[in-house]
Context: one part of a larger RNA
């Protein structure tokens, strides 16, 4: 000077409490550990590893395993030498990759030669092999916590100290007072984006108040620039104002006044550092390692295995439910090898025809809600796992190992030990749409977007995490 204490005192935070919903049981999804295999590829591993790399593992991916080829090679540069346009068609044989073959088939020239191709020879090739404890770049954490340093003084023999500490505040080392300190740097905040209120400008593909027209219904048409909207530029919130309280800073109130009030909500943004974290399999790169292979290519197979054990979710165990018919309302996004209205056909998934729309134009049925009827507490009209049948789509190709539809089948499960998660307001619970990958799809994951819409919080004594001050220390 630090870390540390089952010492102290100040203080925060979904950390406790208060409440709400869940997980631990049950099934199936996924990942993982462990076993098994010819593989069953490799990393991740308390928080901070298990829906994680992976925003698409039938082939391809693919890194593993078996087998069947190649060795200037799958792709690229540079040289010498030999050939021949290139390329196009096609025979064999092969599970492909390879292999062995046949047909056709020149442009430019300074006649040296080049242009493209193949052969041999050489130099460079390749490697998802090792080392993440040799780096680089990126990330994860503690943590959006309020720290973390610096010149100049100044005090100490020195390490170092002081500034950074006291008092008040604050969400903040955010500010005021006080001060051997003065100042200033990174961070906090503000500056930047989206959202909630109004102007101004601008209207088409959006909108429709007034005048027409026109329709069963219709912004459908003239038309308009009012309003919604759509996108641009500005205005607005700063404790400015009032009253209590305080020196200040600032707190505080059913205050005005306002779309919002006291950081309005959200997001990007992560100080100095910690933990030899994480990643040489994104890429980049030092050293070692292999070179007729530890490189390539092809064919099948594994990554999808099953006594088991854990992690994270689906859907349920039902009446605030289930199931039938009617019936309304969104935002965000996506379409051309696409999105696809409609008509037909099929119970269905789908199929056939086939309008529009590279799109505020077309095209993409919200559900949960509402109203009616039924089921009456049962393993049930809950619950849907498995299993059988018979299809339908992508795709060369759905056995290993796709997903949907339809007939039947109809397990386990009656709210779950100990113990544990989240989560303070448009949140939590609930409902449904969409995207990214992507031929299809094992997505119930991600990642977004709306609709419905709570409860609770006395308080800070205790778990757990952090910040300042001090304290004692056998640690560094």
């Nucleotide at each position: 000077u630090g870390a540390c204490g089952g010492g102290g005192g100040c203080c925060c935070g979904c950390a406790c409490a208060a409440g709400c919903g869940g997980a631990g049981g049950a099934a199936c999804a996924u990942g993982u550990g462990g076993u098994u295999u010819a593989a069953u590829u490799c990393g991740a591993u308390g928080a901070u590893a298990c829906g994680c790399g992976a925003g698409g593992a039938a082939c391809c991916u693919u890194a593993c395993c078996c087998g069947g080829g190649c060795u200037c090679a799958a792709a690229c540069g540079a040289c010498a030498c030999a050939g021949g346009a290139a390329u196009a068609c096609u025979u064999u044989u092969g599970a492909a990759a390879g292999g062995a073959g046949g047909u056709a088939g020149c442009u430019c020239u300074u006649c040296g030669g080049a242009g493209c191709c193949u052969g041999u020879g050489u130099c460079g090739a390749g490697g998802u092999g090792c080392u993440g404890c040799a780096u680089g770049g990126u990330u994860g954490u503690c943590g959006u916590c309020a720290g973390c340093u610096c010149g100049u003084g100044c005090c100490g023999u020195g390490a170092g100290g002081u500034g950074u500490c006291g008092g008040c505040u604050u969400a903040a080392g955010u500010g005021c007072c006080a001060u051997a300190a003065c100042g200033a740097g990174c961070g906090c905040a503000a500056c930047c984006c989206c959202c909630a209120u109004c102007g101004c400008c601008a209207g088409u593909u959006a909108c429709c108040a007034g005048c027409a027209a026109g329709u069963c219904a219709a912004g459908u048409u003239g038309g308009g620039g009012a309003c919604u909207c759509u996108g641009g530029c500005g205005a607005g919130g700063c404790u400015g104002c009032c009253g209590g309280c305080g020196c200040a800073a600032g707190c505080u109130g059913u205050g005005a006044g306002g779309a919002a009030g006291g950081c309005g909500g959200g997001g990007a943004u992560g100080a100095c550092g910690u933990c030899a974290a994480a990643u040489c399999a994104g890429c980049a790169c030092g050293g070692c390692c292999c070179u007729u292979a530890c490189g390539u290519c092809c064919g099948g197979g594994g990554c999808g295995a099953c006594a088991c054990a854990c992690g994270u979710g689906u859907u349920a165990c039902a009446a605030u439910g289930g199931c039938a018919g009617g019936u309304a309302c969104a935002g965000a996004g996506a379409g051309a090898a696409g999105c696809a209205a409609u008509g037909c056909g099929g119970c269905g998934a789908c199929g056939c025809a086939a309008a529009g729309c590279g799109g505020a134009a077309c095209u993409u049925g919200a559900a949960a809600g509402c109203c009616u009827g039924u089921c009456u507490c049962a393993g049930u009209u809950c619950g849907g796992a498995u299993u059988g049948g018979a299809g339908u789509c992508u795709g060369c190709a759905a056995c290993u190992c796709g997903a949907c539809u339809c007939c039947a089948u109809g397990a386990a499960g009656c709210u779950g030990g100990a113990u544990u998660c989240g989560c303070u307001a448009g949140u939590a619970a609930u409902c449904g749409c969409g995207c990214a990958u992507c031929a299809g799809c094992c997505a119930u994951g991600g990642c977004g977007c709306g609709g419905u819409g709570a409860a609770u919080a006395c308080g800070u004594u205790c778990c757990c995490g952090g910040g300042c001050c001090u304290u004692g220390c056998a640690c560094a």

Small-subunit ribosomal RNA, 3' major domain from an uncultured bacterium, 476 nucleotides, folded computationally. Model confidence (mean pLDDT): 83 of 100.